[in-house]
Molecule: small-subunit ribosomal RNA
Organism: uncultured archaeon
RNA sequence: UUCCGGUUGAUCCCGCCGGAGGCCAUUGCUAUCGGAAUCCGAUUUAGCCAUGCUAGUCGCACGGGUUUAGACCCGUGGCGAACAGCUCAGUAACACGUGGCCAAACUGCCCUGUGGACGGGGAUAAUCUCGGGAAACUGAGGAUAAUCCCCGAUAGGGCUUCCGUCCUGGAGUGGAGGAAGUCCGAAAGUUGCGCUGCGGCACCACAGAAUGUGGCUGCGGCCGAUUAGGUAGACGGUGGGGUAACGGCCCACCGUGCCAGUAAUCGGUACGGGUGAUGAGAGUCAGAGCCCGGAGACGGUAUCUGAGACAAGAUACCGGGCCCUACGGGGCGCAGCAGGCGCGAAACCUUUACACUGCACGACAGUGCGAUAGGGGGAUUCCGAGUGCGAGGGCAUACAGUCCUCGCUUUUCUGGACCGUAAGGAGGUCCAAGAAUAAGGGCUGGGCAAGACCGGUGCCAGCCGCCGCGGUAAUACCGGCGGCCCGAGUGAUGGCCGAUAUUAUUGGGCCUAAAGCGUCCGUAGCUGGCCGGGGAAGUCCGUCGGGAAAUCCACUCGCUCAACGAGUGGGCGUCCGGCGGAAACUCUCCGGCUUGGGACCGGAAGACCGAAGGGGUACGUCCGGGGUAGGAGUGAAAUCCUGUAAUCCUGGACGGACCACCGGUGGCGAAAGCGCCUUCGGAAGACGGAUCCGACAGUGAGGGACGAAAGCUAGGGUCUCGAACCGGAUUAGAUACCCGGGUAGUCCUAGCCGUAAACGAUGUUCGCUAGGUGUGGCACUGGCUACGAGCCAGUGCUGCGCCGUAGGGAAGCCGAGAAGCGAACCGCCUGGGAAGUACGUCUGCAAGGAUGAAACUUAAAGGAAUUGGCGGGGGAGCACUACAACCGGAGGAGCCUGCGGUUUAAUUGGACUCAACGCCGGACAUCUCACCAGCCCCGACUACGGUAAUGACGGUCAGGUUGAUGACCUCAUCACGAGCCGUAGAGAGGAGGUGCAUGGCCGCCGUCAGCUCGUACCGUGAGGCGUCCUGUUAAGUCAGGCAACGAGCGAGACCCGCACUCCUAAUUGCCAGCAGCAGUCUCGACUGGCUGGGUACAUUAGGAGGACUGCCAGUGCUAAACUGGAGGAAGGAACGGGCAACGGUAGGUCAGUAUGCCCCGAAUGGGCUGGGCUACACGCGGGCUACAAUGGCCGGGACAAUGGGUCGCCACCUCGAAAGAGGGCGCUAAUCUCAGAAACCCGGUCGUAGUUCGGACUGAGGGCUGAAACUCGCCCUCACGAAGCUGGAUUCGGUAGUAAUCGCCGUUCACCAGACGGCGGUGAAUACGUCCCUGCUCCUUGCACACACCGCCCGUCAAG
Repeated sequence: UUCCGGUUGAUCCCGCCGGAGGCCAUUGCUAUCGGAAUCCGAUUUAGCCAUGCUAGUCGCACGGGUUUAGACCCGUGGCGAACAGCUCAGUAACACGUGGCCAAACUGCCCUGUGGACGGGGAUAAUCUCGGGAAACUGAGGAUAAUCCCCGAUAGGGCUUCCGUCCUGGAGUGGAGGAAGUCCGAAAGUUGCGCUGCGGCACCACAGAAUGUGGCUGCGGCCGAUUAGGUAGACGGUGGGGUAACGGCCCACCGUGCCAGUAAUCGGUACGGGUGAUGAGAGUCAGAGCCCGGAGACGGUAUCUGAGACAAGAUACCGGGCCCUACGGGGCGCAGCAGGCGCGAAACCUUUACACUGCACGACAGUGCGAUAGGGGGAUUCCGAGUGCGAGGGCAUACAGUCCUCGCUUUUCUGGACCGUAAGGAGGUCCAAGAAUAAGGGCUGGGCAAGACCGGUGCCAGCCGCCGCGGUAAUACCGGCGGCCCGAGUGAUGGCCGAUAUUAUUGGGCCUAAAGCGUCCGUAGCUGGCCGGGGAAGUCCGUCGGGAAAUCCACUCGCUCAACGAGUGGGCGUCCGGCGGAAACUCUCCGGCUUGGGACCGGAAGACCGAAGGGGUACGUCCGGGGUAGGAGUGAAAUCCUGUAAUCCUGGACGGACCACCGGUGGCGAAAGCGCCUUCGGAAGACGGAUCCGACAGUGAGGGACGAAAGCUAGGGUCUCGAACCGGAUUAGAUACCCGGGUAGUCCUAGCCGUAAACGAUGUUCGCUAGGUGUGGCACUGGCUACGAGCCAGUGCUGCGCCGUAGGGAAGCCGAGAAGCGAACCGCCUGGGAAGUACGUCUGCAAGGAUGAAACUUAAAGGAAUUGGCGGGGGAGCACUACAACCGGAGGAGCCUGCGGUUUAAUUGGACUCAACGCCGGACAUCUCACCAGCCCCGACUACGGUAAUGACGGUCAGGUUGAUGACCUCAUCACGAGCCGUAGAGAGGAGGUGCAUGGCCGCCGUCAGCUCGUACCGUGAGGCGUCCUGUUAAGUCAGGCAACGAGCGAGACCCGCACUCCUAAUUGCCAGCAGCAGUCUCGACUGGCUGGGUACAUUAGGAGGACUGCCAGUGCUAAACUGGAGGAAGGAACGGGCAACGGUAGGUCAGUAUGCCCCGAAUGGGCUGGGCUACACGCGGGCUACAAUGGCCGGGACAAUGGGUCGCCACCUCGAAAGAGGGCGCUAAUCUCAGAAACCCGGUCGUAGUUCGGACUGAGGGCUGAAACUCGCCCUCACGAAGCUGGAUUCGGUAGUAAUCGCCGUUCACCAGACGGCGGUGAAUACGUCCCUGCUCCUUGCACACACCGCCCGUCAAG
């Protein structure tokens, strides 16, 4: 030694973006006090500066002036002014750091030692006189001193030559000594006293030391190769010059070198270090402040003086800037301290003092110093303190809180005194008073700590580092109230480190995520087998020297603590140098070895390469013969060929390309690649060998060679095929796919290009690590033998494949030719896009290739695998809301009804593929009713203000008004007896909004057969397995197999109806047998359950039985089951219903009811009258009636079931042509009634026609319901008599008591059924299959989809 959010429906991984930490600068809001700091114009402008200050000192060197005195002033002279202070522009360099060297050097003041200071001369400033000039300044003349200057002497020194000894040293070109020559050539005084002298301070020479400086040098530390060559004083030599000193430092001559892939040169950037920030460290980044070194002083160049400068407050010149000017000429340089302007996000007072520390001068006293020490300003950083503490009570309590009373303390604050200091301030000590004088900032959806609180807003306003919030219930915006974090601070912005193992030395990768060069050869480099010996460069050990201080760590100590500071020790500087030692490893030298490597020999395999020769079929064209109408082509066609004879058959000739079968996850080659046969030449690998050499090797930056196809140049060739192109089709179009032609090309020779999904998407070499199996080559062994170069089995080596263990991997997968475990070397990667683009360079004839960015943009892009969904993918199974077969409809007509549209005052609203549209049980005259027009009515309760027993509220006659009304107005009246009115809130009510806030209910997926769980197992995980496979089923139904074994919800079972039989029961049902009664009559009998009676039958309604693949045969696995059969009323679920999974569809309903939120609230509430929902150019759905003869009409005749009935059903009678009316029995119902079913049967008529079909529309008359049939009901009769003669594309229902057809009943209901829900009557055809269409289920496959193909996504255009 740490993670977290973000790619997905979910997962694992790669990868980047973002968040959390520390530090620095600026900034918003806020702020009580103190201490410390090496903090404060570094970043941008080494930009410009007003004003003041920043370097003087010495009378003990000397001259002069002033003066009462202390003393002061001017000048000469000496020392200093080369320090200190500021800044970081330049500089990539011996600038810096570190270690050496100077045998190539200098060094004032200071220190040590030795010796000395003799003789003589001269000038000049101040001052004085006279001038010039605006000024700055300057000229001439006269005088004078010195520690000023000069001459001579001595000491001494330099150079040359010679002698030959010594010293130091790694080395003598050095030093010392001697001799000769030559040159140069010192000195200064002053002061004190106790005065021939002594002392102090100065002076000269030499030698030494110290300090400081100069020079040389090893090593170290930035980026760029889209900078690869650089260089003429350049490299060296000789000789000079110059310097304190070496040197091309400079010069003359001579030579042509020198540097560079260990990066020269060039470009960019940058003062370097000690150190600082961060980090676990390695590192990365920084290096303004403090220290060391360097450099600079407006930009540049040069010089004097001096020990020292090429000199910040020196000089000269050039440049640009500013100032003065009398226009002639002058002056200035804050990157010193303050201060100003400018620049900017960004940085203080024109302060005090030499008291401290130091520096200069001086013998001293002392003087000077914006160095320095103090103060003022700045939350700039670090450290410390405070903003109160305690008790009781009230309110409210989930917690937090809030208010009152009492008590305590006084750091700070305020006032006072003393100490403190150069002066003050701060601070310290003491006293007094008073809880008094002192809390904010950010956040509150996740990451990330703290609200599922309230109000506002409504994809607006806004927030957001990232993900993401906001479209009416926002924990995410803006406020309020709570809460959380930190706290005199807290946030924001920018930068650095960390996080990041996302640059990987520690410590990453490259099959598919980014990444192995197309392949091989090879230079430098890097790496290198076994044994022995020497050396000691690397390495290791010991010791010595250096590595400044500050910084860092530990301990101790000093400021009240701390920050801060001091002392001691350690560490750091990861390093350099000297000496001594070790010898395993690396290295080096020597000697040897054979296993790596190479060579040689042998036989064998091969589409290995190059050249030459030969062959084969097909194809095309041409010629000859035969032959006739088409051929060719396609999904279908057409263009095309063909009567000048095609296609086709046949004989021949020519031409170019190619090389079937064999042929094989077979062979060869470095790769690209290589396929008829033969010959010649060449090459490589494997195997075998009792042969030879002896590490000769591996890899390989640059470099070189080879390198498919296409393309290019030149020449040839051109059969086929065939970009471009031309036609024909297809299509909305079709610059394509398909068809007919066809140029370049495809082929050869010679060159160029140098790229490919050049792929095993896997660099080369070596070693190690289980096996199994097939196949190619060589060698060997054994067996068989037909004796063949035969067959079979095995072993070794070497190739090519498959499976697989360990192991690896994100997984897919790899797995002895590894993607495992190790070694060596090379190449390459670092989010996506822009982009393999631009620029530059190299290369190419060109096309192009190689190398190869950035601005900007973006939160992902991506890999593998999972579950779904989807597919004009595959397989299996299934379904009359699928097809096929069949029957009947819809779509055409008229009418009914619903919807859209339009219209309207209103035509209320909902529902829109299946799954809206005769649906909301929705057949609306009023009502219903929600819509429109008009009129009227309604506020529980609370507060405040009015009014009211001098009567509130309410009712009412008449007139007016009105559609109508004491609603209102005029007016009058009545009885009653306490409220009423206004304002503000708050209610009742709402068929007002939201079905996308909901409950409940319902539709559809689903007439489906699926959906899950427990345990175990597999997978890092999402997840899988089970639920898969085979057979079977209506079925995840069952059976067998299987890493699964069991279980649940569904299916089934269950429940109801219906079909058969039996038992029980018998009224209101029934009537066989018995008796009676009534009616009719052809006298035979028949009819009526009417009566007694009966309970047989039917029926009714309770129970039981029956069907289970139980039996037989076959198929199947001896299974499940299927096919057929027997028996049976019924046969394989008998038939028809009910029930009906996990879930999904933001499906439908706020207009059935319920209900959150929002809204209206005297109207969006309640009531009344009238209208509307019934409109009508149109479009759509569902029906009814038809178009007729299987029919219409007339007459006669027959047979049901389910149901309903008291505001009801209504027998029966009368009237009416009928609808119906008037009477009236029975029935709360197996009793009475609705109620005489129709199709059907018999007879008649009509005769294929717009009809005796069809009935719309319309007229007249009549009836019923109702308060009321005008808008707008139904029925009857008569008359009228429309469209319509079987319906386009398309579409719907149905598999048996079904379709079709016929009527009946119920619901709604005052009246109205063409609707819906039931009931029975008659009663077919076709299939016994399939998956083609439409869909569903399962398995599998692909996916860039997951809002899930109505998906995703690309290009163009338009607007902004």